Predicted 3D model of a 476-nucleotide part of an RNA (small-subunit ribosomal RNA, 3' major domain) from uncultured Planctomyces sp. It matches the Rfam family "Bacterial small subunit ribosomal RNA".
[in-house]
Context: one part of a larger RNA
RNA sequence: UGACGGGGGCUCACACAAGCGGUGGAGCAUGUGGCUUAAUUCGAGGCAACGCGAAGAACCUUAUCCUGGAUUUGACAUGGUCGGAUUAGCUGGCGGAAACGUCAGUGACGCCUUCGGGUGGAACGAUCACAGGUGCUGCAUGGCUGUCGUCAGCUCGUGUCGUGAGAUGUCGCGUUAAGUCGCUAAACGAGCGAAACCCCUGUCCCUAGUUGCCAGCGCGUCAUGGCGGGGACUCUAGGGAGACCGCCGGCGUCAAGCCGGAGGAAGGCGGGGAUGACGUCAAGUCCUCAUGGCCUUUAUGUCCAGGGCUGCACACGUGCUACAAUGGCGCGUACAGAGGGACGCCAAGCCGCAAGGCGGAGCAAAUCUCAGAAAGCGCGCCCCAGUUCGGAUUGCAGGCUGCAACUCGCCUGCAUGAGGCCGGAAUCGCUAGUAAUCGCGGGUCAGCAAUACCGCGGUGAAUGUGUUCCUGAGCC
Numbered sequence: 001u002g003a004c005g006g007g008g009g010c011u012c013a014c015a016c017a018a019g020c021g022g023u024g025g026a027g028c029a030u031g032u033g034g035c036u037u038a039a040u041u042c043g044a045g046g047c048a049a050c051g052c053g054a055a056g057a058a059c060c061u062u063a064u065c066c067u068g069g070a071u072u073u074g075a076c077a078u079g080g081u082c083g084g085a086u087u088a089g090c091u092g093g094c095g096g097a098a099a100c101g102u103c104a105g106u107g108a109c110g111c112c113u114u115c116g117g118g119u120g121g122a123a124c125g126a127u128c129a130c131a132g133g134u135g136c137u138g139c140a141u142g143g144c145u146g147u148c149g150u151c152a153g154c155u156c157g158u159g160u161c162g163u164g165a166g167a168u169g170u171c172g173c174g175u176u177a178a179g180u181c182g183c184u185a186a187a188c189g190a191g192c193g194a195a196a197c198c199c200c201u202g203u204c205c206c207u208a209g210u211u212g213c214c215a216g217c218g219c220g221u222c223a224u225g226g227c228g229g230g231g232a233c234u235c236u237a238g239g240g241a242g243a244c245c246g247c248c249g250g251c252g253u254c255a256a257g258c259c260g261g262a263g264g265a266a267g268g269c270g271g272g273g274a275u276g277a278c279g280u281c282a283a284g285u286c287c288u289c290a291u292g293g294c295c296u297u298u299a300u301g302u303c304c305a306g307g308g309c310u311g312c313a314c315a316c317g318u319g320c321u322a323c324a325a326u327g328g329c330g331c332g333u334a335c336a337g338a339g340g341g342a343c344g345c346c347a348a349g350c351c352g353c354a355a356g357g358c359g360g361a362g363c364a365a366a367u368c369u370c371a372g373a374a375a376g377c378g379c380g381c382c383c384c385a386g387u388u389c390g391g392a393u394u395g396c397a398g399g400c401u402g403c404a405a406c407u408c409g410c411c412u413g414c415a416u417g418a419g420g421c422c423g424g425a426a427u428c429g430c431u432a433g434u435a436a437u438c439g440c441g442g443g444u445c446a447g448c449a450a451u452a453c454c455g456c457g458g459u460g461a462a463u464g465u466g467u468u469c470c471u472g473a474g475c476c
Base pairs, nucleotide, nucleotide: 008476009475010474011473012472013471015467016466019430020429021428022427023426026321027320028319029318030317031316032315033314034312035311042053043052065307066306067305068304069303070302071301074130078129079128080127081126082125083124089106090105091104092103093102094101095100109120110119111118112117132296133295135294136293137292141290142289143285144284145283146281148279153192154191155190156189157188158187159168160167161166172183173182174181198273199272200271201270203241204240205239206238207237208236209235213230214229217228218227219226244267247261248260249259250258251257323423327382328381329380330379331378332377333376339370340369341368344363345362349358350357351356389420394415395414396413397412398411399410400409436459437458438457439456440455441454442453
């Protein structure tokens, strides 16, 4: 000077308390440990590993992960030397699981040309340099990332003080979400952070009016902005206004600011996002990429077939679905937002109980389409039961994608109907359009193991105004 304390003071945070819903028990999904295995590739390991890298493991992916087959200038790059038209490409035969090996046929290109041929580049063959490595070291590194933490801190110049390390400033008194601001003060200033500038959202105005809209006028229809037309409204998307403790009252040191009120769509940072200081953890990543060193070079490179990554006595994490009546089922009926679409999205109509099939209109999309939103509302049934709860598991019959669904895909119908009666110790999330609950879309993607992830809207609470305690953090 820091760090630490079962030292003190002050302060903050879903940290506790108050409250709502979960996890821990069940079945299943998924990740991990362990075990097993020829192999079950590798990494991640308290918080901050474990629905994580993986935003798609049947082959491919895929990785010397395993078994087997094959190859050696190589799947890929650059250069040198030699060869010579043999060649590339195409077709066929044989062996083969394929990769590949081997044989035969056909057969290109540029330039010069005396039409005999010569020569050159790419390719090919031989050879030499070299290529290659998801091999090791994240404790040799760059880059990127997590975390403390969107916590309010971390520093510098000059001056002053101290022999010096260093201190001061940055402390103190108030105040703030904030080292935010005010006042005092041997300090005066400044930088990185905080805030603001940026984006979305909430109100209004202006501009514009198609593919969007339809108040008034007209046409037409069983009906529909369907048509003429209109720019009012909604909306779209560009610009602007608006919030600043500005006004009033009170408190406060005549301050910073705090409390209440008015006006206002919004009030004291309006809500959300992006944004992450100096640093910490030799944190993570050599398997995104880059890269030093080391190792490998007929193999730790490369190609291929099949298998494995999906194995299952168990254990843990994260989830989904439930255990029902605020419910389940049937029929009817209403209202979103944000997205995707050409190797695509696929309407009407027809077939099928359905998955789906046939069909072919429209649409590079405010035009067409995915697309039925669901919870909700109305009516009816069930009558507390392992049930008309719950749906695991299994059998049969089908559908779809794909060269191919045995290992190991998804979906549909019929049948089957398991555990489960609200969960021990313990433990998690959340303070408002939040929790809870309901559906919808997207990326990846042939298909899909998505209950994941990233978004979108619908319905819509309870509790707290406290800081004794637990946890973490800041200042003295």